The RNA shown here (Bacterial large signal recognition particle RNA) has 265 nucleotides and comes from an Armatimonadaceae bacterium.
The sequence was found by an Rfam model in a public genome assembly.
Its Rfam family is "Bacterial large signal recognition particle RNA". Rfam classes the family as a non-coding RNA gene.
Lineage of the source: Bacteria > Bacillati > Armatimonadia > Armatimonadales > Armatimonadaceae.
Its mean pLDDT, the model's own confidence on a scale to 100, is 76.
RNA sequence: ACGUGCUAAGGGGGAGCUUGCGGUGCCCUGAACCCGCAAUCCGCAUAGCGGGGCUGAAUCCUGCUCUCGGUUCGUUCCGUGAUGUUGAAGGACGCGCGUACGGGGUGUUGAUGGCCGGGACCGGCGCAAGGGACUGGCUUCGAACCACGUCAGGGUCGGAAGGCAGCAGCGUUAAGGAGUACGGCCUCUGUGCCGCCGGACGCUUGGCCGGAGCUACCGGCGCGCGCACCUCUUCGUGGGAGCGUUAUCAAAAGCAGGUGCACGU
Numbered sequence: 001a002c003g004u005g006c007u008a009a010g011g012g013g014g015a016g017c018u019u020g021c022g023g024u025g026c027c028c029u030g031a032a033c034c035c036g037c038a039a040u041c042c043g044c045a046u047a048g049c050g051g052g053g054c055u056g057a058a059u060c061c062u063g064c065u066c067u068c069g070g071u072u073c074g075u076u077c078c079g080u081g082a083u084g085u086u087g088a089a090g091g092a093c094g095c096g097c098g099u100a101c102g103g104g105g106u107g108u109u110g111a112u113g114g115c116c117g118g119g120a121c122c123g124g125c126g127c128a129a130g131g132g133a134c135u136g137g138c139u140u141c142g143a144a145c146c147a148c149g150u151c152a153g154g155g156u157c158g159g160a161a162g163g164c165a166g167c168a169g170c171g172u173u174a175a176g177g178a179g180u181a182c183g184g185c186c187u188c189u190g191u192g193c194c195g196c197c198g199g200a201c202g203c204u205u206g207g208c209c210g211g212a213g214c215u216a217c218c219g220g221c222g223c224g225c226g227c228a229c230c231u232c233u234u235c236g237u238g239g240g241a242g243c244g245u246u247a248u249c250a251a252a253a254g255c256a257g258g259u260g261c262a263c264g265u
Stems, first nucleotide, its partner, number of pairs: 001265006009055002011029004019045005033052005060258006069249003073244005078238005084232001089231003093226007101219003104215003113209007121199006127192002129189004134184003137180005147172004155164003
C1' cells in the first nucleotide's frame, strides 16, 4: 500500500422539565431507517430502555472560521390591565359669554338707528261692580200695668138726665225684633279698563327722517366654567415588533490536526 473479516459508530441543536442525563411533546436545522414504552410522564446514573434491518473506520473526536436559529440582558415602539393628577398642561366632550369669518334667514314692497304717537305691561288716584259692618227708609211683628184712641162689663158721682176714672177687648204706635230688589256712610279685593295722571330697561305697532344692513339659527373662531374619556404619570403584563460591539447555546458548511482491532499478501 492492497485484500478479507470484525468492533466502535451511524443525525444534530435550542428552550423547558430534571438532583443530573436522555427520550416522548414544542421549536430550529438537516440527506438522515422500522416497531414498542412515555408529561399528574418513560428509562437511566457518565446517563434512554427493549427488538429488527442496513452501512461498516465509510466514520468519529478536538479546535478555529462562518452562520440559519433559540435563549438572556438592556433599550425603543406597539398591544393590554390597573393607577394618579387635592388645585386640569394639551386634546376630545358638555355648558355659558362673545365675535358677522362662511352658510342660512330677512331687507330698496325700505335694514340697524333717530323723532313723534299708540298698544300691551307697571304704579297711583278716582269711578263702577261685588263682599262685609253701621245707619236711614219701607213692610211686618210688637205694651197685663208704669203710651195714645175707643172703651163692653163692672166701679163711682148724681133724684134723673147724664158725667168721671178706667180693666179686658179692638185699633194705632214707642222701645225693640225680623225682612228688604231702596238710600247714605265706612271698609275690603286675583272684580273692570270705565276715567285721569305718570312711567327706567325690554316687547309690539302707526307715521316721519334716513339709506344698507340686520340676525348668534348652523358651522368656524376667542374666552371662561365644568368634565379624569384620550395624551400624560406610575406599576404590571404580552412565546408581540425593532435595535444592540449584552451574555450564552448553536444546526448545516468550510479549514486544520488526530483517528480502532484481527488476519493475509